[in-house]
The prediction has a mean pLDDT of 85. The part of an RNA shown here (small-subunit ribosomal RNA, central domain) has 350 nucleotides and comes from an uncultured Candidatus Saccharibacteria bacterium.

Context: one part of a larger RNA
RNA sequence: CUGGGCGUAAAGGGUGUGUAGGUGGCGUAGUUAGUCUCUUGUUAAAACUCAGGGCUUAACCCUGAGAUCGCAAGGGAAACGGCUACGCUCGAGGAUACGAGAGGUAUAGGGAACUCAUGGUGUAGGGGUGAAAUCCGUUGAUAUCAUGGGGAACACCAAAUGCGAAGGCACUAUACUGGCGUACUCCUGACACUGAAACACGAAAGCGUGGGUAGCGAACGGGAUUAGAUACCCCGGUAGUCCACGCCCUAAACGUUGCCCGCUAGCUAUAAGGAGUAUCGACCCUCUUUGUGGCGAAGCUAACGCGUUAAGCGGGCCGCCUGGGAAGUACGAUCGCAAGAUUAAAACUC
Numbered sequence: 001c002u003g004g005g006c007g008u009a010a011a012g013g014g015u016g017u018g019u020a021g022g023u024g025g026c027g028u029a030g031u032u033a034g035u036c037u038c039u040u041g042u043u044a045a046a047a048c049u050c051a052g053g054g055c056u057u058a059a060c061c062c063u064g065a066g067a068u069c070g071c072a073a074g075g076g077a078a079a080c081g082g083c084u085a086c087g088c089u090c091g092a093g094g095a096u097a098c099g100a101g102a103g104g105u106a107u108a109g110g111g112a113a114c115u116c117a118u119g120g121u122g123u124a125g126g127g128g129u130g131a132a133a134u135c136c137g138u139u140g141a142u143a144u145c146a147u148g149g150g151g152a153a154c155a156c157c158a159a160a161u162g163c164g165a166a167g168g169c170a171c172u173a174u175a176c177u178g179g180c181g182u183a184c185u186c187c188u189g190a191c192a193c194u195g196a197a198a199c200a201c202g203a204a205a206g207c208g209u210g211g212g213u214a215g216c217g218a219a220c221g222g223g224a225u226u227a228g229a230u231a232c233c234c235c236g237g238u239a240g241u242c243c244a245c246g247c248c249c250u251a252a253a254c255g256u257u258g259c260c261c262g263c264u265a266g267c268u269a270u271a272a273g274g275a276g277u278a279u280c281g282a283c284c285c286u287c288u289u290u291g292u293g294g295c296g297a298a299g300c301u302a303a304c305g306c307g308u309u310a311a312g313c314g315g316g317c318c319g320c321c322u323g324g325g326a327a328g329u330a331c332g333a334u335c336g337c338a339a340g341a342u343u344a345a346a347a348c349u350c
Base pairs, nucleotide, nucleotide: 003322004321005320006319007304008303012318014201015200016199017198021194022193023192025088026087027086028085029084030083031082032081034080035077036076037075038074039073040072041071042070048066049065050064051063052062053061054060091191092188093187094186095185096183097182098181099180103177104176105175106174107173108172109171110154114150115149116148117147118146119145120144121143125136126135162169163168206247207246208245209244210243211242215241216240220236221235222234223233258317259316260315261314262313263312266295267294268293269292270291271290272289273288274287275286276285299306300305323350324349325348332343333342334341335340
């Protein structure tokens, strides 16, 4: 190399767009450097296979024939593949009419809670805990009422719900905007699938500049607990959490399950449509498409489990694995302001 694999044993890239490449629907005709076939040449001898022979046999040796692989030239075939030409509509895309949605961006508005300030009422406590204390309070706290300011998050609705490529997305309204589904015909006519690179997006934390800061809260200070307590509990509290712009690029980025296509029993729930039936109309009922769940035939699996949303049966393409540790480390390189990220070994050892 061939091979076997990747839900949980090692192994699916965090996700998309997409270049090269790989792969590619139906029909007809032509062509043919792939493919198939025949002939010739070459492929030293030995080795290999078969037949015969020689050492008492065998190994071994000798003779003859053959085979294998590659290359070259020539003749032929045209199913498959390639190429060329002309068509087709089922794949793909578009048009039309509807539909659902926490999909995205921006702006405006809202109420509850919290906190702060001011004023009123009011007086000695409040707070906190297993119990306490630090802490706050007679310069009037806690409680309560009123007014005003501020920042962050949006109870109920809410669901096994929905949307998004993933990360993720939830108060309300408006504007702009991406994707998806259904129905019916119509249009284009293979325009497709995957995708090394490349590019874009990418929770939280972290970084830079400038704002903002109610609550929470790494670090830090204090009080407890304890043998100790660099913790768990309590009182405070800076960065941060929030906004704008620019970086970082990681994750148990998980369905630990790459994407696309086809095929293979059902039952049930739910979301969004459509058709039929019914009806004055709506519900109900039946069928059907797309999505999200539960249970399960066959089958698969080491088992657990998966099971039309496959981990079943097949096809196409990509990524990845190859005993444990050393190690996702060193070195080098690229990227980054840094933190670090990506790529990625070996000695040695079991």
The RNAcentral record of the full RNA draws on SILVA. Rfam family: Bacterial small subunit ribosomal RNA. Rfam links the family to the GO terms structural constituent of ribosome and ribosome.